[in-house]
RNA sequence: GGGCGCAUGGCUCAGUGGUAGAGCGCUAUCCUCACACGAUAGAGGUCUUUGGUUCAAAUCCAAAUGCGCCCA
Numbered sequence: 001g002g003g004c005g006c007a008u009g010g011c012u013c014a015g016u017g018g019u020a021g022a023g024c025g026c027u028a029u030c031c032u033c034a035c036a037c038g039a040u041a042g043a044g045g046u047c048u049u050u051g052g053u054u055c056a057a058a059u060c061c062a063a064a065u066g067c068g069c070c071c072a
Stems, first nucleotide, its partner, number of pairs: 001071007010024004018055001026042005048064005
């Protein structure tokens, strides 16, 4: 220098056009003498950034940024 992939709650990931979810973790209550386990409920994400397409974008397009892989 060229090509490709990834970026979504604290962590690991799903969601491939129609109001963003799961597991673990966290908080409260119940349970227990107490802890753990278990049960119920709850909080927490303007989806890396900017612009574009669309009635509507995490999702499609372009650029940027960061990380990773391959080639030279």

Predicted 3D model of a 72-nucleotide RNA (transfer RNA) from a Candidatus Parcubacteria bacterium. The source organism's lineage runs through Bacteria, Bacteria candidate phyla and Candidatus Parcubacteria. Rfam family: tRNA.